[in-house]
RNA sequence: UUCCUUGGGUGGUAGACCAUUUCGAAAGAGUGGGGCGCAAAGUCUUGAAUCUAAGGCAGCUAAGCCGCUAUGAUUGUCAAGCUGCAGAA
Numbered sequence: 001u002u003c004c005u006u007g008g009g010u011g012g013u014a015g016a017c018c019a020u021u022u023c024g025a026a027a028g029a030g031u032g033g034g035g036c037g038c039a040a041a042g043u044c045u046u047g048a049a050u051c052u053a054a055g056g057c058a059g060c061u062a063a064g065c066c067g068c069u070a071u072g073a074u075u076g077u078c079a080a081g082c083u084g085c086a087g088a089a
Base pairs, nucleotide, nucleotide: 006086007085012038013037017033018032019031020030022029023028036076042082043081046079047078048077049074050073051072055069056068057067059065060064
C1' cells in the first nucleotide's frame, strides 16, 4: 500500500412514528424531535426493481370516471462506479 475477514469499541449516521402555513400534482423531499438499526444505511440514479401520474395519449360518459405512459421519486430495494474509520490475523 492492497485484498479478505472481523468490529456498533472511538466516532458517524438516523428507521418507524410525531410536528411542519417548507417544496411538490403526487410519489416523495426539507427542517426539528425520535432512535429501529446500519461496517459502507458514505456518495452517485449508470443498470434493474418499486412508487407516483402533473403533462401527453386513449376510452366511457358528462363538466366526471378510468386505462397506459416518466421527463418525477426511492441509495435504509438490489447491483455497479468512486471514496472511507479501527486493526488481531
A computed fold for an 89-nucleotide RNA from Pelotomaculum sp. PtaU1.Bin035, annotated as c-di-GMP-I riboswitch aptamer. The coordinates come from a structure-prediction model, not an experiment, and the mean pLDDT is 81. The organism belongs to Pelotomaculum, within Bacteria.